[in-house]
RNA sequence: UUCUUAUCUAGAGAAGCAGAGGGACUGGCCCUAUGAAGCUUCAGCAACCACCGGAUUAUUUCUGGAAAGGUGCUAAUUCCAGCAAGUUGAAUUCAACUUGAACGAUAAGAA
Numbered sequence: 001u002u003c004u005u006a007u008c009u010a011g012a013g014a015a016g017c018a019g020a021g022g023g024a025c026u027g028g029c030c031c032u033a034u035g036a037a038g039c040u041u042c043a044g045c046a047a048c049c050a051c052c053g054g055a056u057u058a059u060u061u062c063u064g065g066a067a068a069g070g071u072g073c074u075a076a077u078u079c080c081a082g083c084a085a086g087u088u089g090a091a092u093u094c095a096a097c098u099u100g101a102a103c104g105a106u107a108a109g110a111a
Base pairs, nucleotide, nucleotide: 001111002110003109004108005107006106007105008104013042014041015040016039017038021031022030023029025082026081027080028079043074044073045072048070049069051065052064053063054062055061083100084099085098086097087096088095089094
């Protein structure tokens, strides 16, 4: 980097350095000198892997626990929309809503 699978309306921030951007992309809308990104330290959240049990069992699957290990995360639902279908509004344009997909993020496995 690519592929596969799972999850994504919950949860959780202070200090120091630094000094203008950031929220993936596009549009919107936000955050930001009352200090952005980034780096460091400490703290926290969660429970994917790993760990300890139970059920079922050939592998598997379900479930409970713990948080010392490997990751992740700590503004706003993945901030909202983007593509498709449907419903309603007199409705082809437009708007609202619902569902699904796509994109993206994270984990685990594989190449």
The RNA shown here (SAM riboswitch aptamer (S box leader)) has 111 nucleotides and comes from Guptibacillus hwajinpoensis.
RNAcentral holds the sequence, with entries from Rfam and Ribocentre.
The coordinates come from a structure-prediction model, not an experiment, and the mean pLDDT is 83.